[in-house]
Predicted 3D model of a 341-nucleotide RNA (Bacterial RNase P class A) from a Microbacteriaceae bacterium. NCBI's taxonomy places the organism under Bacteria, Bacillati, Actinomycetes, Micrococcales, Microbacteriaceae. Its Rfam family is "Bacterial RNase P class A". It is annotated as a ribozyme. The coordinates come from a structure-prediction model, not an experiment, and the mean pLDDT is 78.

RNA sequence: UGGGUCGGCAAGACGGUCGCGGCAGGUAACUGACGAGGAACGUCCGGGCUCCACAGAGCGCAGCGGUGGGUAACGCCCACCCGGGGUAACCCGCGAGAAAGUGCAACAGAGAGUAGACCGCCGUGAAAACGGUAAGGGUGAAACGGUGGUGUAAGAGACCACCAGCGGUUCGUGUGAACGAGCCGGCUAGGUAAACCUCGCUGGGAGCAAGAUCGUGCAGAGAGUGGGCUGCUCGCCUUUACUCUCGGGUAGAUUGCUUGAGGGUUACGGCAACGUAACUCCUAGAUAGAUGACCGUCACCGAUUUCGGUACAGAACCCGGCGUAUCAGCCGGCCCAUCCG
Numbered sequence: 001u002g003g004g005u006c007g008g009c010a011a012g013a014c015g016g017u018c019g020c021g022g023c024a025g026g027u028a029a030c031u032g033a034c035g036a037g038g039a040a041c042g043u044c045c046g047g048g049c050u051c052c053a054c055a056g057a058g059c060g061c062a063g064c065g066g067u068g069g070g071u072a073a074c075g076c077c078c079a080c081c082c083g084g085g086g087u088a089a090c091c092c093g094c095g096a097g098a099a100a101g102u103g104c105a106a107c108a109g110a111g112a113g114u115a116g117a118c119c120g121c122c123g124u125g126a127a128a129a130c131g132g133u134a135a136g137g138g139u140g141a142a143a144c145g146g147u148g149g150u151g152u153a154a155g156a157g158a159c160c161a162c163c164a165g166c167g168g169u170u171c172g173u174g175u176g177a178a179c180g181a182g183c184c185g186g187c188u189a190g191g192u193a194a195a196c197c198u199c200g201c202u203g204g205g206a207g208c209a210a211g212a213u214c215g216u217g218c219a220g221a222g223a224g225u226g227g228g229c230u231g232c233u234c235g236c237c238u239u240u241a242c243u244c245u246c247g248g249g250u251a252g253a254u255u256g257c258u259u260g261a262g263g264g265u266u267a268c269g270g271c272a273a274c275g276u277a278a279c280u281c282c283u284a285g286a287u288a289g290a291u292g293a294c295c296g297u298c299a300c301c302g303a304u305u306u307c308g309g310u311a312c313a314g315a316a317c318c319c320g321g322c323g324u325a326u327c328a329g330c331c332g333g334c335c336c337a338u339c340c341g
Base pairs, nucleotide, nucleotide: 001337002336003335004334005333006332007331008330009329012298013297014296015295016294017293018292020035021034023032024031025030037312041323042322044321045320046319047318048317049207050206051205052204056234057233058232059231061203062202063201064200065199066080067079068078069077070076081095082093083092084091085090096198097197101196102195103192104191118137119136120133121132122131123130124129145163146162147161148160149159150158164188165187166185167184168183169182170181171180172179173178211255212254213253214252220246221245222244223243224242226238227237228236262281263280264279265278266277267276268275269274299310300309301308302307
């Protein structure tokens, strides 16, 4: 200097004039501080909180799936292991089980799973044919491990040596997944479980339109030993109060509603995620739904006499994640190549 890869910041700012929202002060006029996000979007997960409700077990259903840690918890985050891609930095993985069972894999081929004998080889026989074989050839993406030998009528892990895989075991390293080394075994039984399935772990349901209080208003009728536990069964609790069906009326106000698993800075511990401690800050709570307009100056980018552009997009009980969208840009780590000193 060029290319690659990983991460972080950012999302215009200031002043003036007028205007909007609730809160606080004030008799009032008015004054003061505050007032949309990194994703507020998706509603995909996990919770806090509220009710069922005093609330158990089993089945079903759903989710996750290497090891260890973090967290309130998770399908999230961090570190590592194994496998794959890449020269590398780095990236990817629905990562348990295929000798429990079922299923699937066109065509070709004799045969595609505890499969099978087409050509061939060998033996008997005049021939037809019968018997043995799976080493050689062929088909196919894939054909019961490879090379060399012994042996045989011809062959074959039938046996042997070495190698590969698989299984068992001992030692070493590591918290562990696992890795390395030695020894034993002729065991060689393909692939697929983001196919059904098996195994291990986790999971009550409904949801702020939850729920609580006050007020307004009206019109009840019928059925039932049932009702509740929001998939089913058992169990438990309760039972003249309730439940269901049809019909009528009301839809107002307050609360839940913002001080939190909260933010910031520093120190310590930890590879990290994160944790602990000290100090410090209070930053929307609307309810048909509020933050806008104008002027001036400046910032960044582009073009340059002027000038133009500034994205994706907006709280509605709250929080932790994941996914998706995104203008102009800025900063940093690491890897590779080339050149110079």